[in-house]
Molecule: Lysine riboswitch aptamer
Organism: chicken gut metagenome
This record gives sequence, structure tokens and C1' cells, in this order.
RNA sequence: GGAUAGAGGUUGCGUGUUUCAACAGUAGGCAGCAGAGAUGCGGCAGGCGCAGAAGAAGGCUGCUGAAAGGGGAAUACGCCGAAAGGAGCAGAGUCCUGCGGUCUGGUCCUUGGGCGUAAGCUGAAGAAGUUUACGACUGUCAUCGGAAGAUGGAGAGCUAUCUGAU
Repeated sequence: GGAUAGAGGUUGCGUGUUUCAACAGUAGGCAGCAGAGAUGCGGCAGGCGCAGAAGAAGGCUGCUGAAAGGGGAAUACGCCGAAAGGAGCAGAGUCCUGCGGUCUGGUCCUUGGGCGUAAGCUGAAGAAGUUUACGACUGUCAUCGGAAGAUGGAGAGCUAUCUGAU
């Protein structure tokens, strides 16, 4: 230098399926009332299109009434840069263009891991996720130490075995 196999945790990471709560009596649909000289919708803008005095949007009443993302539990699978975030590139997709957003695949940068607190963003949310800062804990290696322990580093790391070169 290469190959193979492992460890961190009983809340390690990610994905799928089933189910439960919540989302929510919400969005939407139907009907009615009053009123109103008018706009509403397709993510935003322009265009284009659809609906609108045979009454838009909004308000009130009655009937009806979801879903997605996210979460808990069980289970299966893939794993230990597992994975997450940021930047940018390419493609797909949307009525057209631009912006935004969604999905897929590379490249570069950051993060050992989980937890707690605060703030920002996302979110229906006091759930959860994510970023930054701080805190103790934990695994690993190095240095110091008789020891207990202390200090410091980062996963392109660490441990084990085999193997090549010097």
C1' cells in the first nucleotide's frame, strides 16, 4: 500500500409494509339566506385558458366530508459516511416563458455517535426534523501518568487477520 472481517448503540443509521392517534369536523362538495356593479382559479409574475350580473370573491346557516407530509407501535430489509446538511451541475416533470418547489443521478465541502438547552428554518403542532452555539455523556486513537485520570485529534479514522513493497 492492498484485500477480507468487525466494533461504537438496547433510543446506532436509513428504507418498506401494516396499524393507531393527530392533521380535522379542517380543505373540499351540495343546498339555502342576505348582500354585492366584481373579480376568482391554475405555486408567484407575464401570457394563455377556465369560471363569473343565469351573481365571482367574501359572510352566515344546514347536510356531508377527506388526503399528503410528519409522529407512535409492530415487523421485514439494507447497513456502520451508516446517514444528515450545504453549494453547484445534469436530467425528468408543470398549459408556455422566467423564478420557485418536487424527484433522480454525479461532483465538492462539513459532521465519530446519541442526548439536553437556546435560537433560526420547516411544520397544524407544546410532535418531529434540520442548522448553529453551548453542556455533560459515550466509543476510538495519540501524548503524559505507577495508577486513578488529564489533554488533544478526527471516520479517507480504529481493531483483527492475510498479503505486497521498503